[in-house]
RNA sequence: UGGAGUGGGCGCAUGAUCGCCUGCCGCGCUUGCGGCAGGAGGAAAGUCCGAACUCCGCAGGGCAGGGAGGUUCGUAACGCGAACUGGGGGCGACCCUGAGGAAAGUGCCACAGAAAAUAUACCGCCGGCCUCGGCCGGUAAGGGUGAAAUGGUGGGGUAAGAGCCCACCGCUUCCAUGGCGACAUGGAAGGCAUGGCAAACCCCUCCCGGAGCAAAACCAAAUAGGAAAGCGUUUUAGGGCUGCCCGCCCAUAGCUUUCGGGUAGGUCGCAAGAGGUGCCGGGCGACCGGCAUCCUAGAUAAAUGAUCAUGGCCUUGCCUUUGGGCAGGGUACAGGAUUCGGCUUAUAGCCCACUCCAAUCU
Numbered sequence: 001u002g003g004a005g006u007g008g009g010c011g012c013a014u015g016a017u018c019g020c021c022u023g024c025c026g027c028g029c030u031u032g033c034g035g036c037a038g039g040a041g042g043a044a045a046g047u048c049c050g051a052a053c054u055c056c057g058c059a060g061g062g063c064a065g066g067g068a069g070g071u072u073c074g075u076a077a078c079g080c081g082a083a084c085u086g087g088g089g090g091c092g093a094c095c096c097u098g099a100g101g102a103a104a105g106u107g108c109c110a111c112a113g114a115a116a117a118u119a120u121a122c123c124g125c126c127g128g129c130c131u132c133g134g135c136c137g138g139u140a141a142g143g144g145u146g147a148a149a150u151g152g153u154g155g156g157g158u159a160a161g162a163g164c165c166c167a168c169c170g171c172u173u174c175c176a177u178g179g180c181g182a183c184a185u186g187g188a189a190g191g192c193a194u195g196g197c198a199a200a201c202c203c204c205u206c207c208c209g210g211a212g213c214a215a216a217a218c219c220a221a222a223u224a225g226g227a228a229a230g231c232g233u234u235u236u237a238g239g240g241c242u243g244c245c246c247g248c249c250c251a252u253a254g255c256u257u258u259c260g261g262g263u264a265g266g267u268c269g270c271a272a273g274a275g276g277u278g279c280c281g282g283g284c285g286a287c288c289g290g291c292a293u294c295c296u297a298g299a300u301a302a303a304u305g306a307u308c309a310u311g312g313c314c315u316u317g318c319c320u321u322u323g324g325g326c327a328g329g330g331u332a333c334a335g336g337a338u339u340c341g342g343c344u345u346a347u348a349g350c351c352c353a354c355u356c357c358a359a360u361c362u
Stems, first nucleotide, its partner, number of pairs: 001358010012311007020039008041333001045344002048342005053212004065208005070084005085099001086097004100203002105201002107197003122143002124139007151169006170192001171190008217267003226259006238250004275294008312331008
């Protein structure tokens, strides 16, 4: 100088005018008016996980069903995060990883191929026999098929071959050492048993009650219906006191009052919290502890906006006295709705730190 890797941060500023929401104060005091203060994000998003909070359910245990799946740690918790282990990729910094069990059982492995797993031999190779074209036997080295073919490479051996024998690599079992652990390293024994698929059923270990702030709680119109008490005129109809009349009582239509459920509406939940910032300490790290300091939206059909000016930043073109100037364009993604912790996705334009590789110079 060029190319790359990782981590972190910012993400327009100021002013004017007209507006919006909330709180406080003052005036009106019924709506309103004036002043002051405050008023979105790194993702507020997707609503994918995990919680707080609320109501319902629940003795305990089991079945069914669903989910998680290397180890240790962090956390209120998690399917999240950190550090490692194993596997894969890169010269490297570094990146990716759905990473339990296939010697419990069942099942599947298209097409091709002799054969897709209790087995088997198409071509070939070797031996024997004969009617010279086949038959019988041996073999799994070579060829062929396939996504996958019964450990691999080399040597010995053999009629030809083969873990048949040997060396190395791989594998299985056991032991030792190191590590909290996943695991690693080394040694010994065994000729090799165990083809692949569990994102097939299944087995193993662990976890899991449901609904959600439109939860829940409080206050509470109008209308309709319910309950209770009182009044109850006349007519009509009923029951009782008596067979009838009067009278009385009950019931009823109606009126008044009260009560309770509940709708609209209002209040609360609802803004001090697993909180932010700074310093110190512990830890490789996620994170944890201590001290100091700060208070920072709360709408409800839903406020935080629009226009203009000046200036940043980026970019294109032209001019240039290489200092710069002029003109044009761009300035993202997006927006609270009970609250937190994560994950994922979107994002114009930039900034910072560390690291790796290549070339050149000293």

Source information: Predicted 3D model of a 362-nucleotide RNA (Bacterial RNase P class A) from a Deltaproteobacteria bacterium. Its mean pLDDT, the model's own confidence on a scale to 100, is 78. It was read from a public genome assembly, where an Rfam model found it. Of the family's consensus pairs, 94% are formed in the model.